[in-house]
Context: one part of a larger RNA
RNA sequence: UCAGUCUAAGGGAACUCGGCAUAUUGGCCCCGUAACUUCGGUUUAAGGGGUCCCUACAGUCGUGAGCAUAUACUUGCGAUUGCAGGGUGCAAUAACUAAGUGGGUCCAACUGUUUAACAAAAACACAACUUUCCGCUAGCCAGAAAUGGUGUGUACGGAAGGUGACGUCUGCCCAGUGCCUGUACUUGAAACUUCGGUUCAACGGAGCUAAGAGCAGGUAAACGGCGGGGGUAACUAUAACUCUCUUAAGGUAGCGUAAUACCUUGCCGUUUGAAUGACGGCUUGCAUGAAUGGCGCAAUGAGAUCCACACUGUCCCUAGAUUGAAGCCCCCGAACACUCUUUUCUGGUGCAAAAGCCAGAGAUUUCCAGUGGGAAGUGAAGACCCCGUGAAACUUUACUGUAGCUUGUUGUUGCGACGUGAGGUCUGUUGUAUAGGGUAAGUGGGAGCCGCUACGAUAUGGUCGCCAGACCAUAGAUAGGCGACGAUGUAACACCACUCUUCGGAUCUUACGUUGCUAACUAACUGGUUUAGGACAGCGGCAAGUGGACAGUUUGGCUGGGGUGGCACACUACUGAAAGAAUAUCAGUAGUGCCCAAUGGUUGGCUCAGGCGGGUCGGAAAUCCGCUGUAGAGUGCAAGAGUAAAAGCCAGCCUGAUUGGAUCGCAACCAAGAAGCAAUCCAAGAACGAAAGUUUGGUCUAGCGAACCUCCGUACCUCCUUGGUGGGGGUCGGAGAUGACCGAAAAGUUACUCCGGGGAUAACAGAGUUGUCGCGCCCGAGAGCUCAUAUCGACGGCGCGGCUUGCUACAUCGAUGUCGGCUCUUCCUAUCCUGGUCGUGCAGAAGCGGCCAAGGGUGGGGGUGUUCACCCAUUAAAAGGGAUCGUGAGCUGGGUUCAGAACGCUGUGAGGCAGUUUGUUUAAUAUCUACUGGAAAUGUUUGAUGUCUGAGUGGAAGGACCUUCUAGUACGAGAGGAACGGGGGUUCGAGGCCUCUGGUCGAUCGGUUGUCUGACAAGGCACGCCGAGCAGCUACGCCUUUGGAGAUAAAUGCUGAAAGCAUCUAAGCAUGAAGCUCUCCGCAAAAAGAGACAUCAUAGGACUCGGGAAAAAGACCCGUUUGAUGGGACUGGUGUGUACGCACAAAGCUCACGCGAUGUGUUUAGCACGCAGUUACCAAUC
Repeated sequence: UCAGUCUAAGGGAACUCGGCAUAUUGGCCCCGUAACUUCGGUUUAAGGGGUCCCUACAGUCGUGAGCAUAUACUUGCGAUUGCAGGGUGCAAUAACUAAGUGGGUCCAACUGUUUAACAAAAACACAACUUUCCGCUAGCCAGAAAUGGUGUGUACGGAAGGUGACGUCUGCCCAGUGCCUGUACUUGAAACUUCGGUUCAACGGAGCUAAGAGCAGGUAAACGGCGGGGGUAACUAUAACUCUCUUAAGGUAGCGUAAUACCUUGCCGUUUGAAUGACGGCUUGCAUGAAUGGCGCAAUGAGAUCCACACUGUCCCUAGAUUGAAGCCCCCGAACACUCUUUUCUGGUGCAAAAGCCAGAGAUUUCCAGUGGGAAGUGAAGACCCCGUGAAACUUUACUGUAGCUUGUUGUUGCGACGUGAGGUCUGUUGUAUAGGGUAAGUGGGAGCCGCUACGAUAUGGUCGCCAGACCAUAGAUAGGCGACGAUGUAACACCACUCUUCGGAUCUUACGUUGCUAACUAACUGGUUUAGGACAGCGGCAAGUGGACAGUUUGGCUGGGGUGGCACACUACUGAAAGAAUAUCAGUAGUGCCCAAUGGUUGGCUCAGGCGGGUCGGAAAUCCGCUGUAGAGUGCAAGAGUAAAAGCCAGCCUGAUUGGAUCGCAACCAAGAAGCAAUCCAAGAACGAAAGUUUGGUCUAGCGAACCUCCGUACCUCCUUGGUGGGGGUCGGAGAUGACCGAAAAGUUACUCCGGGGAUAACAGAGUUGUCGCGCCCGAGAGCUCAUAUCGACGGCGCGGCUUGCUACAUCGAUGUCGGCUCUUCCUAUCCUGGUCGUGCAGAAGCGGCCAAGGGUGGGGGUGUUCACCCAUUAAAAGGGAUCGUGAGCUGGGUUCAGAACGCUGUGAGGCAGUUUGUUUAAUAUCUACUGGAAAUGUUUGAUGUCUGAGUGGAAGGACCUUCUAGUACGAGAGGAACGGGGGUUCGAGGCCUCUGGUCGAUCGGUUGUCUGACAAGGCACGCCGAGCAGCUACGCCUUUGGAGAUAAAUGCUGAAAGCAUCUAAGCAUGAAGCUCUCCGCAAAAAGAGACAUCAUAGGACUCGGGAAAAAGACCCGUUUGAUGGGACUGGUGUGUACGCACAAAGCUCACGCGAUGUGUUUAGCACGCAGUUACCAAUC
């Protein structure tokens, strides 16, 4: 020193993030217990009393004995209760065991569960409330399926979700997103139907159509959401009231600075001496709020927080004791770590933080015990940050898909009935313009046709109807009726054939709907038989929808780190740009992603802006005239350049804004290309012009886009055999876009994270810089009654420091541990106090300002993690800073900054928040160096013993205050009120000591508990506990703690020139501070300049031995028979407190023998002794 243990006077939380840790309390019996309450609790509330030994009495229970039996009586043993008397001690649950208590608040109702190994919680769960699904071959879950679970359960059940006891409540919104219901209509795939497709087919169009979607409703204890502005009341303020914009609705009750409030330490009150705390209110609520539940709430909680009592070494302020480890001796014996070295300090340098470089200084060598300043120490290819066309996990309205589910169709898949629709066949029926006797469907044939029960008339009934009639059925009567002809008309009629239209009938095919059947198929333990279901379901194919349930991926770049922002990502002009070209920055100033059929080409003509003069309305400015007018205008749009019989303005005629080709320039220095832009030329064919000529858009520099794919145009090439057509492919031209603009098809989160890298790049610290910060100086407007400079000092100017905050990104990412506190040391001065001194708007006192000065001091508390700031009471003063924002191989761990959880806000979500809250592992045996101590060796020119010197070095050894005398004096009108120099004390610090006081005291003495040695006595064990306590060690105790000398600083002077004066200075002389050097106290001949003196010379020393108020080991000191060194004995003293034995007393009981806690005497006893003395009995012999 570490790990445990014990004890501490006085104070009692002052410690600290926080009473952490300790201490207190404690068992049982009795008494007594509040607020509140869900009436159960709270409750062991709180707070009191008792508890041991002996003796007697009374009772209860169990079990024996005696009496011949027995309710009875007598007597014994055991357990237990009650009461009384006596007694002891500091203390009677004496050891061990064994709640500290109360009050306020937050959260969660509770018991319970959880991150095995950093989170036990406010998280999870829970009973209860509520929503949704499900009638059993159910729903949900697992599985590819078979099948299985729920469940051999059945809605009082099961499953999924939310809230979370109880009390009281649960407001408004259905616009969005979900979910549910409906749906005339729209959209909607395959199959099917149909059309196109030169034939067939692929394929395409259309139709029909399911779910779905649109559409219409419902639903919030579904996901979720729940405004702004203005005015107004007779003090002011506020706004019951009102206006307006707006929404799906605009936050109701309740609560509210909160686990939620940024501002914020809100304001008020209570609590405190002091409160960033707590509690109660207010409440403008950044950003409360109602089952993502709101507000209360008894009980409960190893939950969070505040206060009080008790208690204490947490602290003031430490001390002592003890066990083990370590340390010493012997034996055994790892791990980590590892370039090298003869492994110092200071300053400098250097990739900016060096033991190793440079300079100076220091250093004789070695060992031991310690301490942890340094080795930007060891440990781990930094977890923060950035990067990677890295990874993983998670999310979603990212992209692309897949299971699953829903739906349609088809196959397995059959037989019927009815209805409806479509189609085919057969058979009926219907058909009115006008004219015409008249209800003329159309075309063709046609002169006859039908018939004697027919047709027609009549009657009845039915259908149609244009109301005129037509057709059909039945009854009964009858032998002729119709047509041709004629008339009318576009068409002429009988009869026959075909066709259209309307409406029927029959039959066949098919579709749909309803319904029936049974034989496929299904039926849940298996087989059989029934039965039930039944062409459905199930299963297979195809198709549509839905589909983070699952899968694979993506989620840009630049960047004074990254993100946010921006685009400096494609282009243009100018500046930057340094007079060739080129030239960067998230440099500066501005622009482009068009426009124009004229704003283009050509030919011809004209001259602008402005000014002056003149002129009707007419003005400064309209149109007109004259003069002047080098561009001060215009030129489609930025800027620059260009530009006057024009490149501007006007007019005529035109389309050169055309086609094909070549070269060069920029794009693109170096250094090869694409698109794009521009220039020049050739050819073709044009425009204008008399012609020369000009013209390949706009006076020039911006106005743009690859491949694939689609479309358009144009002609040409090509496509197995062929005449033609169509189509496909290709060449050429054009259009459609990639603006991240030489062009992937693409969203997020990670604090649960991972890997590879980076000091190419951030956060801490360093370095550089110093805008900012801090501190000065100059000037002197002004303030100060007057007066710049007693004091303050604007506007400006110049510096210093390297403490603040920035900037830079130089060092460190194979790691330099991050805020604050504690501890401990040293340095600076720009001085807070103390010392000296000057000025004053200095009478004194008290101040204000300056100069010198760093020796010493600069404290205690409250709330807060705080540094800081604020506050309380003191004080001479409560100064400011540096040392890797000194100090984590020294501590702490409250804050920040991992994983859990909650609130507010945000996000669809995963998640996020320099917002809040609660919780959360701090490694290690020291190699070198350094330092604190302790030893050994060598040297110092013979070796020793003893006594010194003092170069050097350390120290603060003292600092400050109060009071008193001076003195109520100097001063002052008074009020007030000093000093020089003495005395006394206090406090802080330093050194020493243990007489006193106090602490400790595992030497010792005594009391006592439990238990063991049979009992007594005497002892063992738990330091058992308790009471004392010598020596020793100690502080809280005691003692000591100062004045001088010298040289100076600021300052004050004397004499005194330069400069006939003046001048503290230049020569000279003198004062002057807690500061400097001595005096003082330690260390100190290894001080290499290694010292001096005295004595001795075979002297001296060491080992061994007995020891020590000396001591880790070594060392040091004493003793060794010529001896009191240790032990023993004795004496004294000290501590404890009166031993055993014996005698007597004793409450009572008694068989009268005795029993009996305890007391008194013997007894200032007994016991013990690290002390002192005496004594050689033993050992230091030899």